The RNA shown here (c-di-GMP-I-GGC riboswitch aptamer) has 83 nucleotides and comes from a Gammaproteobacteria bacterium. The coordinates come from a structure-prediction model, not an experiment, and the mean pLDDT is 89. Lineage of the source: Bacteria > Pseudomonadati > Pseudomonadota > Gammaproteobacteria. Its Rfam family is "c-di-GMP-I-GGC riboswitch aptamer". Gene Ontology term of the family: cyclic-di-GMP binding.
RNA sequence: AUUGAUAAGGGCACACCUGUUGAAAAACAGGGUCGCAAAACUACCGGUCUAAGGGGAAACCUAGGAUAGCGGGGUCGCCAAAA
Repeated sequence: AUUGAUAAGGGCACACCUGUUGAAAAACAGGGUCGCAAAACUACCGGUCUAAGGGGAAACCUAGGAUAGCGGGGUCGCCAAAA
């Protein structure tokens, strides 16, 4: 380097609930604990979600936004049985 134990010490926290923010997706804080060896950081690529605004309404379109716990890429990184 690769790999990943029913290892040790630890870490994170899905759904759901409460509060706040937001148009929404969603985020943040607290509780919670489904899972995770990068579930650490990063929207660069693909995907997914949202759509203030436009549209007479609806359909629909879109600036932009969200998601790193959808996949890939990049950066950094704890532990060490067996092979």